[in-house]
Context: one part of a larger RNA
RNA sequence: AUCUCUCUAAGGAACUCGGCAAAUUAGCCCCGUAUCUUCGGUAUAAGGGGUGCCCCGUGAAAGCGGGGUCUCAGUAAAGUGGCUCGACCGACUGUUUAGCAAAAACACAGCUCUCUGCUAAGUCGUAAGACGACGUAUAGGGAGUGACACGUGACCAAUGCGGAAAGGUGAACACUGGUGCUGCAAGGUACUGGUCCAAGCCCCCGUGAAUGUCGGCCGUAACUAUAACGGUCCUAAGGUAGCUAAAUUCCUUGUCGGGUAAGUUCCGACCUGCACGAAUCGUGUAACGAGUUGAGCGCUGUCUCGGAGAGAUGCCCA
Repeated sequence: AUCUCUCUAAGGAACUCGGCAAAUUAGCCCCGUAUCUUCGGUAUAAGGGGUGCCCCGUGAAAGCGGGGUCUCAGUAAAGUGGCUCGACCGACUGUUUAGCAAAAACACAGCUCUCUGCUAAGUCGUAAGACGACGUAUAGGGAGUGACACGUGACCAAUGCGGAAAGGUGAACACUGGUGCUGCAAGGUACUGGUCCAAGCCCCCGUGAAUGUCGGCCGUAACUAUAACGGUCCUAAGGUAGCUAAAUUCCUUGUCGGGUAAGUUCCGACCUGCACGAAUCGUGUAACGAGUUGAGCGCUGUCUCGGAGAGAUGCCCA
């Protein structure tokens, strides 16, 4: 000097991106326990008190009452919750990048669509065959969403999918003609029409918890401002409910309010949504979380600002 520990006056987050790290808390018994709630929980909520050993009394005992005694401390060791209040995301327990990511990602029960009538659909295989399943639509496969509550709007023009005994188009085969060259002919060879005609495509209809999409300009009210209202252009239809500077807001540290002496974060509002929005789900939501973020109490060597000690290692001298 470094590492691992122990203690530290006064202060107590002033440290720092951030309380990172450390400290606080801690067992058992008794009392007591808000808010919210899906009535199960939240809850060990929070908060408060007790606790060893010896003697006496009482008692069947547990225990209770009294006295004494030691300690910083009585669950004396090991081990062993700090607490509270908001917001975001994900319902939850689970799963994951073996070796920088454990999460808001994946899964999940639930919901919806779709295929499949059994030699099922689907999958593997050239095949035989196998799985599906020794199952049978309350079953099995595929896709999306993701507990629960309340909801899930408009558009079928494009793309996809489904349907559709008409019509158009539609290859080869088949049928039936024509022409050139060659040949006396039969034939050979090259070319060219017609008829018939499958799926598909066109056409038509349907379909959004299918891929997806969900406007612009101008004017108008007796202060001003704004525009319930009107005009016009375009469209398949012009974003409904709900939510909103949001894990989405560029301008932006938007504006107002709250918290602080002081707040680019945080919370509550507003809506001018650059560029939210309804199962690529919308909005809520008790419980849960080594998740993200803000605040407070407690606590502390994180800090003011250092100091002392123990052990280990390195270096120097002998």
Notes:
This is a predicted structure of a 318-nucleotide part of an RNA (large-subunit ribosomal RNA, domain IV) from a Puniceicoccaceae bacterium. The full RNA is in RNAcentral, with records from SILVA. The source organism's lineage runs through Bacteria, Pseudomonadati, Verrucomicrobiota, Opitutia and Puniceicoccaceae.